Order: sequence, then structure tokens, then C1' cells
RNA sequence: GGCUGCGUAGCUCAGUUGGUUAGAGCACAGCAUUCAUAAUGCUGAAGUCGUUGGUUCGAGUCCAACCGCAGCUACCA
Repeated sequence: GGCUGCGUAGCUCAGUUGGUUAGAGCACAGCAUUCAUAAUGCUGAAGUCGUUGGUUCGAGUCCAACCGCAGCUACCA
């Protein structure tokens, strides 16, 4: 340099044929329970969906460029 895959909540990950409101578990905060803690239950907060642009009535999802990460590979020394 080329190719492939990945990027969604603090962490690990879903997200169907593009369809209107973006989710789960863990973690975190509050409350209940307890003498207290853990566990358990209830409630809540937390998202520029990597960035920019494009297609579309409509984009997390499709297209292009770029950024980052991982792997494979070529060349030179």
C1' cells in the first nucleotide's frame, strides 16, 4: 500500500424487508425489605447510533469519502 470485518448507554451486546416511539443484561442513583449488609423487588437517570455528505416521503439499517480498532496479505530493507 491492498483486502476483509467491526464502531449503538459507563461495560458486554441485540436491533427482522428502511417504517414513524432506539432496546436488553450488568453497573449506577433512589425507594421498599433488614438491627445492618448482601440478595430480592419497584422506580429512575444514562444515547450527536464513529464523523461528514448523499439517496429516500422516511436511514442505526442503503451509498460514498474520511477517522479509529482488529485480522489477513504484498513490496522494500
Molecule: transfer RNA
Organism: Gammaproteobacteria bacterium